[in-house]
Context: one part of a larger RNA
Molecule: large-subunit ribosomal RNA, domain II
Organism: Nitrososphaeraceae archaeon
RNA sequence: GCCAGGGAGCUUACUGUUAUGGCGAGCUUAACCUUAACAAGGGAAGGCGAAGGGAAACCAAAAUCACACAGCUUUUGCGAGGUGAAAGAUCUGAAAGGGUCUUUAGUCAUAGCAGUAAGGCUAGAAUCCGGACGAUCUAGUCCUGGACAAGAUGAAGGCGGACGAAAGUCCGCUGGAAGUCUGCAAGGGUCCUGACGUGCAAAUCGGUCCCCAGAUCUGGGAUUAGGGGUCAAAAACCAAUCUAGUCCGGUGAUCGCUAGUUCCCACCGAAUCGGAUCGCAGUCCUACCUUAGUUAAGAUUGCCUACGCCGUAGAGCACCGAUCGGACGGUAAGGGCUCGAAAGAGCUCGCCGCCCAUUCGAACUCCGAAUGUGUAGGCGUCUAAGAAACUAGGAGACGGGUUUAUGUGGGGUAAGCCUCAUAACCGAGAGGGGGACAACCCAGACUAAAGUUAAGGUCCCCAAAUGCUUGCUAAGUGUCAAACAAAAGGGUGUUUUAGAGCAAAGACAGCAGGAAGGUAGGCUUAGAAGCAGCCAUCCUUUAAAGAUUGCGUAACAGCUCACCUGCCGAGCUCUGAAGCCCCGAAAAUGGACGGGGCUCAAGCAAGCUACCGAUACUUUAGACCACCAACGAUGUUGGUGUGUGGUAGGUGGGCGUAGUGAUUGGGUAGAAGCUGGGUUGUGAAAUCCAGUGGACCGAUAUACUAUUGCAGAUCCUGGC
Numbered sequence: 001g002c003c004a005g006g007g008a009g010c011u012u013a014c015u016g017u018u019a020u021g022g023c024g025a026g027c028u029u030a031a032c033c034u035u036a037a038c039a040a041g042g043g044a045a046g047g048c049g050a051a052g053g054g055a056a057a058c059c060a061a062a063a064u065c066a067c068a069c070a071g072c073u074u075u076u077g078c079g080a081g082g083u084g085a086a087a088g089a090u091c092u093g094a095a096a097g098g099g100u101c102u103u104u105a106g107u108c109a110u111a112g113c114a115g116u117a118a119g120g121c122u123a124g125a126a127u128c129c130g131g132a133c134g135a136u137c138u139a140g141u142c143c144u145g146g147a148c149a150a151g152a153u154g155a156a157g158g159c160g161g162a163c164g165a166a167a168g169u170c171c172g173c174u175g176g177a178a179g180u181c182u183g184c185a186a187g188g189g190u191c192c193u194g195a196c197g198u199g200c201a202a203a204u205c206g207g208u209c210c211c212c213a214g215a216u217c218u219g220g221g222a223u224u225a226g227g228g229g230u231c232a233a234a235a236a237c238c239a240a241u242c243u244a245g246u247c248c249g250g251u252g253a254u255c256g257c258u259a260g261u262u263c264c265c266a267c268c269g270a271a272u273c274g275g276a277u278c279g280c281a282g283u284c285c286u287a288c289c290u291u292a293g294u295u296a297a298g299a300u301u302g303c304c305u306a307c308g309c310c311g312u313a314g315a316g317c318a319c320c321g322a323u324c325g326g327a328c329g330g331u332a333a334g335g336g337c338u339c340g341a342a343a344g345a346g347c348u349c350g351c352c353g354c355c356c357a358u359u360c361g362a363a364c365u366c367c368g369a370a371u372g373u374g375u376a377g378g379c380g381u382c383u384a385a386g387a388a389a390c391u392a393g394g395a396g397a398c399g400g401g402u403u404u405a406u407g408u409g410g411g412g413u414a415a416g417c418c419u420c421a422u423a424a425c426c427g428a429g430a431g432g433g434g435g436a437c438a439a440c441c442c443a444g445a446c447u448a449a450a451g452u453u454a455a456g457g458u459c460c461c462c463a464a465a466u467g468c469u470u471g472c473u474a475a476g477u478g479u480c481a482a483a484c485a486a487a488a489g490g491g492u493g494u495u496u497u498a499g500a501g502c503a504a505a506g507a508c509a510g511c512a513g514g515a516a517g518g519u520a521g522g523c524u525u526a527g528a529a530g531c532a533g534c535c536a537u538c539c540u541u542u543a544a545a546g547a548u549u550g551c552g553u554a555a556c557a558g559c560u561c562a563c564c565u566g567c568c569g570a571g572c573u574c575u576g577a578a579g580c581c582c583c584g585a586a587a588a589u590g591g592a593c594g595g596g597g598c599u600c601a602a603g604c605a606a607g608c609u610a611c612c613g614a615u616a617c618u619u620u621a622g623a624c625c626a627c628c629a630a631c632g633a634u635g636u637u638g639g640u641g642u643g644u645g646g647u648a649g650g651u652g653g654g655c656g657u658a659g660u661g662a663u664u665g666g667g668u669a670g671a672a673g674c675u676g677g678g679u680u681g682u683g684a685a686a687u688c689c690a691g692u693g694g695a696c697c698g699a700u701a702u703a704c705u706a707u708u709g710c711a712g713a714u715c716c717u718g719g720c
Stems, first nucleotide, its partner, number of pairs: 001720006011118013026048003032042002052059002064085004071078002087102006121260004128250006139224009148214001150182003153178001157174007187210002191207002194205002226242001228238002263654006274285004288396001289394006298382003302379008314367001315365002320361003325356002328353004334349006400426003404423004410418002431442003446622007456612003459596003465609001467608006478598002489583003493580010510567005516540003521535003546561001550559002623644002625641007655709001657706005662700005673692008
């Protein structure tokens, strides 16, 4: 992992509510007795109700009137339930007023749902406490035993000798001490962070290493026990278990956390917001969902009109605050300068005020939209086939998300960022498109078939025009609606467009010729002659020619340009704008327009026509649901519907399993079970046939009861 079996909202009591039934101003028994009996019978103690108000003392409620739905009557109508008025009881109060109650329905039983108490849907902690069992592992201690190759070093002491007055010193030999050294056994376990790491092994293997006569190693026996031991101390060890052993018990501990929670169909269908919380993974209340009921006439998300509300966007500077420049005035208790012996005077900077012009504001407003919103009316839509409201039962939910659009805030370089508001969508929504792709586009899926379209597409993958008309692009730009990249700035790339100017009295470009004189202008300077620099920049001759555009010289010279003419012969020059394109353009395996591939396109822009394309729309047939009508009434027939996606969840109706009662059947001429097949039903499932099997098994529009349905829980047991 697969298969089979087991496996999770149960039970009791009480409470609430709904339904059904009995009796009804009453209803009902409990223990117990009796009995073959959980039947029937007896049993009235007790309980609930019939009166309330008040803390208490205590006091204590006329089936009165009106309106009116259903219904009944055709009437001046009556009118269950209902609504309203009035009245009453009591408490409080000086009173006014206010609170609770009163015009009568309960109670018992059964069932459904929910709640409370209990283990309380199932499984799951680490814990806490009690009593026992453990020192064959290991820690310490005690008793009694055992073990330690070989070698090295050479303490004390001893002997001999030398010297010395002596104390003693020195030399040699001997001797064999030591928590001494090297090192075997034994013991240990340093490093390789080696091998192994489903191992040989729940700590091993190899090499290397420490120690090896002692605080040494070790056998056997004994002892210390769980908040206790023992500890040369690591909170180490106390039987693979230790910051409190193990086993059993309290125990089904508790867990706001996690996982799981078993058949079908039909109807409706959420919330992740607000308030509170030792509250933020929970829970309670409200809102939102659902079911039933009461009641009876309105409701309103759209549009229009009328009358109101607001201070946003924008705008403005009239207030508040800020802001650039200037004018004027003030400055006796701001600085500086000048004049003066001083008093003081003048000028200036700064500050304050005011005026003119300038720029701004979430916490400025002389102004001021759109949108929004309140009330009323009209239209539309829903509504006696029952609106709105209210009552009662049951919930779920209280982690939301995205951008998608719009509008904000704070932070941030930014973010698929954080935090808000409005709407949509996902959540709980399938289908088609976007390569794939929760929330982007189309579109809201009862079933089947056929057709038509939407978004998006029509060269091939791949359904459909290698369609038509007109341009652009040469960059494979592009072939991306967005999500899913590209900027400032450049381009004599090309197309279109606007303006200005020149041009047959010849433009622009090219080639050729001329480009003069006063004069080397004046100054400066060694020099300065168009051309180092400063000043000025005139006149003449001319077709034209600057007191000179650049190169050049020491200074001249020389070349060239402006300007003019000739040749040529038709458009040229400048400044903007727009489209496409180019540069700007760098990331790590080789690589992505989805791919192939595509160039008057299969790219981009504009227009046109066809076609493809969905669960959309239409048609046909059928199913179900709600409501209406009729009838032969738990249904049938006929209508109506812009009905039938759906998580949590609510409600309704069914299928199957086990047993019991009632009724009624089958079976050795073959029951249950199993295997294969046919048929029926929307489905859970049912039924039939054949085979196998070899003894029990069913059916009912039946009633009741339940250890009643498995794919999951690292589920349990077994098998493979």